Background: Two RNAs folded together computationally: RNase P RNA and transfer RNA, 442 nucleotides in total. The prediction has a mean pLDDT of 76. It holds a member of the Rfam family "Bacterial RNase P class A". By type it is a ribozyme. About the family: Ribonuclease P (RNase P) is a ubiquitous endoribonuclease, found in archaea, bacteria and eukarya as well as chloroplasts and mitochondria.

RNA sequence: ACUACAGGCUGGGUUAUCGCUCGUAUGAAAGUACGGGAGGAAAGUCCGGACAGCAAAGAGCAGCGUACCGGCUAACUGCCGGGUCCCGUGAAAGCGGGAACAGAUAGUGCCACAGAAAAUAACCGCCAUCCCAACUUGUUUGGAGGUAAGGGUGAAAAUGUAGAGUAAGAGCCUACACUUUAUAAUGGUAACAAUGUAAAGGGGUAAACCUUACGCGCUGAAAUGUCAAGUAAGUGUGCGAUUGAGGCUGGUUCGGCCGAUGCACAUGGGUUGACAGCUAGAGGUGAUGCGUGAGCAGCAUCCCAGAUAAAUGAUAGCCACCCCGGGACCAUCCGGGGUUACAGAAUCCGGCUUAUAGGUUUGUAGUUGUU
RNA sequence: GCACCCGUGGCCAAGCGGUAAGGCACAGCUCUGCAAAAGCUGGACCAGCAGUUCGAAUCUGCUCGGGUGCU
Numbered sequence: 001a002c003u004a005c006a007g008g009c010u011g012g013g014u015u016a017u018c019g020c021u022c023g024u025a026u027g028a029a030a031g032u033a034c035g036g037g038a039g040g041a042a043a044g045u046c047c048g049g050a051c052a053g054c055a056a057a058g059a060g061c062a063g064c065g066u067a068c069c070g071g072c073u074a075a076c077u078g079c080c081g082g083g084u085c086c087c088g089u090g091a092a093a094g095c096g097g098g099a100a101c102a103g104a105u106a107g108u109g110c111c112a113c114a115g116a117a118a119a120u121a122a123c124c125g126c127c128a129u130c131c132c133a134a135c136u137u138g139u140u141u142g143g144a145g146g147u148a149a150g151g152g153u154g155a156a157a158a159u160g161u162a163g164a165g166u167a168a169g170a171g172c173c174u175a176c177a178c179u180u181u182a183u184a185a186u187g188g189u190a191a192c193a194a195u196g197u198a199a200a201g202g203g204g205u206a207a208a209c210c211u212u213a214c215g216c217g218c219u220g221a222a223a224u225g226u227c228a229a230g231u232a233a234g235u236g237u238g239c240g241a242u243u244g245a246g247g248c249u250g251g252u253u254c255g256g257c258c259g260a261u262g263c264a265c266a267u268g269g270g271u272u273g274a275c276a277g278c279u280a281g282a283g284g285u286g287a288u289g290c291g292u293g294a295g296c297a298g299c300a301u302c303c304c305a306g307a308u309a310a311a312u313g314a315u316a317g318c319c320a321c322c323c324c325g326g327g328a329c330c331a332u333c334c335g336g337g338g339u340u341a342c343a344g345a346a347u348c349c350g351g352c353u354u355a356u357a358g359g360u361u362u363g364u365a366g367u368u369g370u371u
Numbered sequence: 372g373c374a375c376c377c378g379u380g381g382c383c384a385a386g387c388g389g390u391a392a393g394g395c396a397c398a399g400c401u402c403u404g405c406a407a408a409a410g411c412u413g414g415a416c417c418a419g420c421a422g423u424u425c426g427a428a429u430c431u432g433c434u435c436g437g438g439u440g441c442u
Stems, first nucleotide, its partner, number of pairs: 001367010012319007020037007039342001043353002046351005051220004058254004063216005068082005083101001084099006102211002107209002109205003123151002125147003129144003133140003159177005178201007186193002224276004234267006246258004283302004288297003320339007372441007381395003389425001397413005418434005
């Protein structure tokens, strides 16, 4: 320097003409003038909130979620910093990336096939002793029994090595090592680290049920409120009127509440509008201070989409960028071509995840050249 | 816009941690003079990509496609 992979940032500008939509002004109206008009993800709807309603939003159980420590935040399956473990690279130090990272010593379940046995381990093997039998009279066969050192099976076989010990063996004992738990003191807010002492050696699986700790009421702008228009207080059947039918509080039990021109089912009639919610906000930008950082604080400045079948577009030129060709062979100049990726607001915010041409940047690997 | 469900041969589907049943269709073989019927045989990376696990169609996450309900 190039290529590949993995991440971070960025995501063209401007002028003219013709349109679309919102606001303001003007106008009787049509219209006219001025100003605003997509994103980093507007996407998936995976988390969390604001806001609104459910009666004023209750209790137990069930259910759902989270899970190393500290911090940030309105809140969080988020972010920041640290710890532990794992992976890549490297001799190491280090660098880069990742972790659903509580508990398997609370209990229950499961572990196919193979294997004696998948967690109360004797199939082969090894073995003092005892019993029976045989003979070659100290050996063999069979049985009772002991044994986890060796074999084979499997993803996984009862902590590893050495010694002592024994009939044979065994954490049965000893030393070293590993792991776990408890405890003492040291450093640290803590997780934890390293040290000492004591005890233990329990196979895996909690993205199996579960246990422990903490948290969670439900429904979502088609929420919800107001106005207008139209219609039939229609008809049939059943139930009921305070000793209450039926309903609400996501499930269930309780508690609470509503409830008579009522409720359920069937049939029939009407409507398919408007306004609010709706965009000034945990808002944007700039520099300052504090903090390792996420972030916080005050200051200055700005107003920056609001549609409802749904606007944000099209054409042309210039600049910028990329590609090709030529002079040149680096720079630079000329000509031609391209305007791009992912994608498009719908109540609003904070995150996460996924998609992404080109440019830029960081890391790793490879190739080539130079020193 | 919001809430929820489904995806297994060509079609309909069972299975929900341990070799992926079955029916229709299709192809081949047997039977037949030829067909039909009948019998036998065959074909699946369980929508895709990751993770947990010894082991994933099944459990978890993300993506893709299809569908349902709500004024």